[in-house]
Notes:
This is a predicted structure of a 144-nucleotide RNA (SAM riboswitch aptamer (S box leader)) from a Sphingobacteriales bacterium. Of the family's consensus pairs, 90% are formed in the model. The coordinates come from a structure-prediction model, not an experiment, and the mean pLDDT is 79. The source organism's lineage runs through Bacteria, Pseudomonadati, Bacteroidota, Sphingobacteriia and Sphingobacteriales. It matches the Rfam family "SAM riboswitch aptamer (S box leader)". Rfam's curators write: The SAM riboswitch is found upstream of a number of genes which code for proteins involved in methionine or cysteine biosynthesis in Gram-positive bacteria. Gene Ontology term of the family: regulation of gene expression.

RNA sequence: UACUUAUCAAGAAAGGCUGAGGGUAAUGGCCCGGUGAAGCCUUGACAACCUCUCUGCUUGUCUCCUUCCUGUCAUGCGUGACGGCCCGGGAUGACAUUCAGAAAAGGUGCCAAUUCCAUCCCGCAGGUGCGGGAAAGAUAAGCC
Repeated sequence: UACUUAUCAAGAAAGGCUGAGGGUAAUGGCCCGGUGAAGCCUUGACAACCUCUCUGCUUGUCUCCUUCCUGUCAUGCGUGACGGCCCGGGAUGACAUUCAGAAAAGGUGCCAAUUCCAUCCCGCAGGUGCGGGAAAGAUAAGCC
């Protein structure tokens, strides 16, 4: 970079340097910006995609006990020991797994406005409109 999946109407600040642009393809709008844009640095926050931890739940495997065996041995005839372990029951002991919740240490991300709005399609309207979908984009994980 390509591909797949998920999410995108919520949320979240200060300080320093710097000095004119920015709002993440393009176009058209509309906003933000010397009351300091973008960028860099420091600290902080937001969020819950991935990792880790904890709790509960689903399912399975192993382990143990029990049940069973025209089994072997012993027997005081109550049973005991050993062996087998297909099936049945139980323990929750360990491991794995599905889903959910908690927490927020790590990896990212992010901290104006719905992804700022629209562009393409469909429907309703029929002055500018409303609703839905797609496309594109962003972020994460996986994969190449």